Predicted 3D model of a 72-nucleotide RNA (transfer RNA) from a Patescibacteria group bacterium.
RNA sequence: CAGGGUGUAGCUCAAGGGUAGAGCGCCUCCGUCGGGUGGAGGAGGUUGCGGGUUCAAAUCCCGCCACCCUGA
Numbered sequence: 001c002a003g004g005g006u007g008u009a010g011c012u013c014a015a016g017g018g019u020a021g022a023g024c025g026c027c028u029c030c031g032u033c034g035g036g037u038g039g040a041g042g043a044g045g046u047u048g049c050g051g052g053u054u055c056a057a058a059u060c061c062c063g064c065c066a067c068c069c070u071g072a
Base pairs, nucleotide, nucleotide: 001071002070003069004068005067006066007065010024011023012022013021018055026042027041028040029039030038048064049063050062051061052060
């Protein structure tokens, strides 16, 4: 320098145009002398950044950034 891949909750990952979810973690309550296990509920996201298309974009298109792989 060229090609490809990945970027979504604190972590690991789903959702591939129509209100953004799960597991673990965190908080509250029940329960316990207390803690853990267990049960019930809850908080937490401008979907890496900036534009475009669309009635509607995490999703499609363009540019940029970070990381990984391959080639030179």
The sequence is in RNAcentral, with records from ENA. The organism belongs to Bacteria candidate phyla, within Bacteria. Its mean pLDDT, the model's own confidence on a scale to 100, is 81.